[in-house]
Predicted 3D model of a 146-nucleotide RNA (c-di-AMP riboswitch aptamer (ydaO/yuaA leader)) from Nocardioides sp. YIM 152315. The sequence was found by an Rfam model in a public genome assembly. The source organism's lineage runs through Bacteria, Bacillati, Actinomycetes, Nocardioidaceae and Nocardioides.

RNA sequence: UCGACACCGACACCACCCAGGACGGGAGCGGGGGACCCACGUCUCCGGGUCGCGUGACGACCCUCGGGGUGCAGCCGCCACUGGCGGCCGGGCACGACUCCGCCCGAACCCGACAGCUAACUCCGCAGGCGUCGAGGAGAUCACAU
Numbered sequence: 001u002c003g004a005c006a007c008c009g010a011c012a013c014c015a016c017c018c019a020g021g022a023c024g025g026g027a028g029c030g031g032g033g034g035a036c037c038c039a040c041g042u043c044u045c046c047g048g049g050u051c052g053c054g055u056g057a058c059g060a061c062c063c064u065c066g067g068g069g070u071g072c073a074g075c076c077g078c079c080a081c082u083g084g085c086g087g088c089c090g091g092g093c094a095c096g097a098c099u100c101c102g103c104c105c106g107a108a109c110c111c112g113a114c115a116g117c118u119a120a121c122u123c124c125g126c127a128g129g130c131g132u133c134g135a136g137g138a139g140a141u142c143a144c145a146u
Base pairs, nucleotide, nucleotide: 001135002134003133004132005131007129008128013026014025028126029125030124031123032122033121038116047063048062049061050060051059052058053056066114067111068110069109070108074088075087076086077085078084079083089106090105091104092103093102
C1' cells in the first nucleotide's frame, strides 16, 4: 500500500455522475424542535458585556456560571483537589437471549438565557476510530561473507 474477516457506532445499501473516484439523489437508520391531555410552576425583579433608541421583562451582537442536547460516559463520600482513592451504577468484548468468570471503557462536543411530554408539521446527521490474517514495497539495526 492492497485485500479479506471482524469490533464500537445511527452512520448498511442502491442508482447516476466522475474516472480513482465528486456536488447532489433514492433508501433505510438515527437525532432535535413542535398541540390538546398530562406534568411542572404559583405571579416585584427573570445571568454577564457592548451598542442602538421610542429607556424597556425592548432590539442587535458577543460570552458562559444558569439551563438544555448528542452519547454508556453518571451519582455519592474522602483527600494533599485542573487530579487521586473508594462505593454504587452504566457500557463493550463476531452470529438469538440470559447467567457466571475474565479483560477493558466511563470521553468528547454542541445550543447560547432558551426548549417537559407531544399528533400534524418542521429541521438535522448518515461520520469517525481501532483489531486480526494474507500479499507486496521501502528503511533502520544485527549477523555472515569479501